[in-house]
The RNA shown here (c-di-GMP-I riboswitch aptamer) has 86 nucleotides and comes from an uncultured Desulfuromonadales bacterium.
RNA sequence: UCCACGAAAUGCCAAACCUGUUGAAAAGCAGGGACGGAAAGUAACGGGUCUUCCCUCGCUUCCUGCAAGAUAGCCGAGCUGCCGAA
Numbered sequence: 001u002c003c004a005c006g007a008a009a010u011g012c013c014a015a016a017c018c019u020g021u022u023g024a025a026a027a028g029c030a031g032g033g034a035c036g037g038a039a040a041g042u043a044a045c046g047g048g049u050c051u052u053c054c055c056u057c058g059c060u061u062c063c064u065g066c067a068a069g070a071u072a073g074c075c076g077a078g079c080u081g082c083c084g085a086a
Stems, first nucleotide, its partner, number of pairs: 005084002012037002017032006035073001041079002045076003048071003055065001058062001
């Protein structure tokens, strides 16, 4: 120094929930808040999951199906990255 690994330290992120806001919804964003996280950084490529405005079907207050929507804090692969004990 690299790979693997994860003790310590410095900082970092922020689940549920609450408030506001955007959205048809899932959910996002902002503030509060910490369950957790060494990639809980990035990015929807593959799979999964969630939602259904539109469209579709049955025949219309409803129901069936559907991502182009959402999720990176579901998993895998990709790119990038802090610290350094065993």
Its Rfam family is "c-di-GMP-I riboswitch aptamer". Rfam's curators write: GEMM was predicted in a large-scale screen for bacterial structured RNA regulatory elements. Gene Ontology term of the family: cyclic-di-GMP binding.